Source information:
This is a predicted structure of a 478-nucleotide part of an RNA (small-subunit ribosomal RNA, 3' major domain) from a metagenome. The coordinates come from a structure-prediction model, not an experiment, and the mean pLDDT is 85.

[in-house]
Context: one part of a larger RNA
RNA sequence: UGACGGGAGCCCGCACAAGCGGUGGAGUAUGUGGUUUAAUUCGACACAACGCGAGGAACCUUACCGAGGUUUGACAUGCUUUGGACCGGGUAUGAAAGUACCCUUCCCCGCAAGGGGCCUUAGCACAGGUGCUGCAUGGCUGUCGUCAGCUCGUGUCGUGAGAUGUUGGGUUAAGUCCCGCAACGAGCGCAACCCUUUCCCUUAGUUGCCAACAGGUUAAGCUGGGAACUCUAAGGGGACUGCCGUUAAUAAAACGGAGGAAGGUGGGGAUGACGUCAAGUCCUCAUGGCCUUUAUAUCUCGGGCUACACACGUACUACAAUGGCCGGUACAGAGGGAAGCAAACUCGCGAGAGCAAGCCGAUCCCGAAAAGCCGGUCUCAGUUCAGAUUGGAGUCUGCAACUCGACUCCAUGAAGAUGGAAUCGCUAGUAAUCGCUGAUCAGCACGCAGCGGUGAAUACGUUCCCGGGCUUUGUACA
Numbered sequence: 001u002g003a004c005g006g007g008a009g010c011c012c013g014c015a016c017a018a019g020c021g022g023u024g025g026a027g028u029a030u031g032u033g034g035u036u037u038a039a040u041u042c043g044a045c046a047c048a049a050c051g052c053g054a055g056g057a058a059c060c061u062u063a064c065c066g067a068g069g070u071u072u073g074a075c076a077u078g079c080u081u082u083g084g085a086c087c088g089g090g091u092a093u094g095a096a097a098g099u100a101c102c103c104u105u106c107c108c109c110g111c112a113a114g115g116g117g118c119c120u121u122a123g124c125a126c127a128g129g130u131g132c133u134g135c136a137u138g139g140c141u142g143u144c145g146u147c148a149g150c151u152c153g154u155g156u157c158g159u160g161a162g163a164u165g166u167u168g169g170g171u172u173a174a175g176u177c178c179c180g181c182a183a184c185g186a187g188c189g190c191a192a193c194c195c196u197u198u199c200c201c202u203u204a205g206u207u208g209c210c211a212a213c214a215g216g217u218u219a220a221g222c223u224g225g226g227a228a229c230u231c232u233a234a235g236g237g238g239a240c241u242g243c244c245g246u247u248a249a250u251a252a253a254a255c256g257g258a259g260g261a262a263g264g265u266g267g268g269g270a271u272g273a274c275g276u277c278a279a280g281u282c283c284u285c286a287u288g289g290c291c292u293u294u295a296u297a298u299c300u301c302g303g304g305c306u307a308c309a310c311a312c313g314u315a316c317u318a319c320a321a322u323g324g325c326c327g328g329u330a331c332a333g334a335g336g337g338a339a340g341c342a343a344a345c346u347c348g349c350g351a352g353a354g355c356a357a358g359c360c361g362a363u364c365c366c367g368a369a370a371a372g373c374c375g376g377u378c379u380c381a382g383u384u385c386a387g388a389u390u391g392g393a394g395u396c397u398g399c400a401a402c403u404c405g406a407c408u409c410c411a412u413g414a415a416g417a418u419g420g421a422a423u424c425g426c427u428a429g430u431a432a433u434c435g436c437u438g439a440u441c442a443g444c445a446c447g448c449a450g451c452g453g454u455g456a457a458u459a460c461g462u463u464c465c466c467g468g469g470c471u472u473u474g475u476a477c478a
Stems, first nucleotide, its partner, number of pairs: 001478002003475003007472007015462002019426005026317008034308002042053002064303007073126001077125004083119002088103006106117004128292002131290003137286002139281003142277001144275001149188006155164003168179003194269004199237007209226002213224003240263001243257005319419001323378007335366003340359002345354003385416001390411007432454007
């Protein structure tokens, strides 16, 4: 000087407390361990691995296993060499890759000889490796933590390691600011600048809008028209403790109030200091070294990654009456659409099918929002709760749904009576609850990323648990 303490003081955080809803019990989905297997490819392991890489394993992907092939190679460049265009079509064989054969068939430069392009034969240099090492590395990332810290120059003090500044008194979300002070300044962080949301103004008026006027309908901005309103999207304004009062050292600031759409960083996002964990990644990529080269490379078919006495994590659906079922009826936002989204009509109980307008989209389509509201029924039961499992019949995608897809209809109708010890999230448009969209994607979503609808309870407080910041103290620790 640090680190540590079941030392002390001060302070903060859904850390506790106060509340609301979960997990842990059931069934299923999904990931992991284990076991099994020819293979169940590999990585990730407290927080910070386990719906993670994977934003989508039937083939492909695919790295694994079995079988069948190739060896200058699936891919790159160069040299020497053989022949021929390539493309396209066909026959035989094969599970396919491939192998053998047949048909068809060139271009450019040059007078020509010849040269070049493309494919091909043989050979040489070499290619190739998701093989190993993340404890050789770059890059990228997680984490403490959006915590308020981490340092430097000069000066001063100390023999020196170092100290001071950065400590102290207040204050703040903040090393934020004020005052004081052997310090005076500065840098990386904080804040602000950026995006979005909330209010207003100006400009603009189609594909959006419809107040006034006219036409028109079963209905409808449907039409003429209009430029007010909504909205869209470009530019501005607006919030700064600016104003008033109280408190405080007359400071910084705190508390209350006014005005205001908004009040004290207004809400949300992006933004992550010096560093820590030899944290993660050689399987994104790059790369040193090592290993491999008729194989640890590469092509193909089939299988596996989907196994199943079991254990754990994360979710979904429930156990019902604040509910289930039936009928009627209302209100979003944000997205996507050409190898696409598909209206209307017809067929089918349905998943869907047929036919086919419009739309490269503020125009057309996906598109029905759901919870809600109104009416009816069930009457506390393992039920008209719950929907696993299984049988049958189908639809769609796709060469192909057996291993191993999603969905529909009929039948079947398991566990489950609110869950032990323990444990998690959340402070407001939040929790809870309800649906909608998108990426990936031929098909496949209970996951992920977004979007809006309805919309609470509680916080006395900081004694205690956990984590963190500052000061101080002890130390047989470095």